[in-house]
Record summary
A computed fold for a 144-nucleotide RNA, annotated as FMN riboswitch aptamer (RFN element). It was read from a public genome assembly, where an Rfam model found it. The coordinates come from a structure-prediction model, not an experiment, and the mean pLDDT is 78.
Order: sequence, then C1' cells, then structure tokens
RNA sequence: AUCUGCCUUUGGGGCCGGGUGAAACUCCCGACCGGCGGUGAUCGGAGCGGCACAACACCGCCCCGUCAGUCCGCGAGCGCCUGCGGCGCAGGACCCGGUGCAAUUCCGGGACCGACAGUACAGUCUGGAUGGGAAAAGGCUUGA
Repeated sequence: AUCUGCCUUUGGGGCCGGGUGAAACUCCCGACCGGCGGUGAUCGGAGCGGCACAACACCGCCCCGUCAGUCCGCGAGCGCCUGCGGCGCAGGACCCGGUGCAAUUCCGGGACCGACAGUACAGUCUGGAUGGGAAAAGGCUUGA
C1' cells in the first nucleotide's frame, strides 16, 4: 500500500413577478433547480526533462485535485417472498455550429426532462420521510 470484516460520521436543490379564477406556489406567460460513481480535450497546482550559471516564459512527460440533469452504470417508488436479502414491475430528457486526431463531456447557440400520494392538473407546496439510499470520508481489526 491492497484486500477481508466491523464501526462512526456525512450523504438533494428549486415558484421571485404577472394573468385567469370562488379557489391554482398545481393552469397560462416569463422565473428557478440539477443526487451518486464512471468517462472526459476544461481549469488549477506540484514534480521531472528540453535547459545551458541561474530564473521567467514556452514545449514535452508525469502526478494530484477539478469539469456531463440529457453518454454508461446506480439510487429513490410499488408489488411478491418469513426475514437479512432476493426477485419482479414502474419511472425522464440533446441537437446544431465551432475547435480538434479525438468532445452528445469544452466553447457558442437553441431545445428538452423531472417517482408516488394529496389538492384546481405540481421537478419547485404538503405527505410517506426524525425514513431509505447510490456512495463519500475517517477509524479499528484479521489474514495475505
């Protein structure tokens, strides 16, 4: 340092303004938001080399951190099974242009999507939920 086992902690954001109406944070016009892991050419930092007395800049290599709501995978819901857990079901969305060897990830532009229950039809309100959870960080331990 890696692996096994255990423990602790952490682990989701958003209706501002106007219209209609008896009533809408639910409809309409504009507004606002983006879980976890992967990939990644963005950005930041350290190191080494070109490099020479030395430094800066530049170029190359390499390491660390960081960069996708729409790519790949996962999570939340419901049902069944005695339960750990397993099985099944339901549930969404991206194009164009630019650069380039390479981008659905960068830059520019324009779009689109958002469980279930309640209620005037809900991504943003209330509720299941002081729940669950992808996973992240730290600690301890056994063995190799």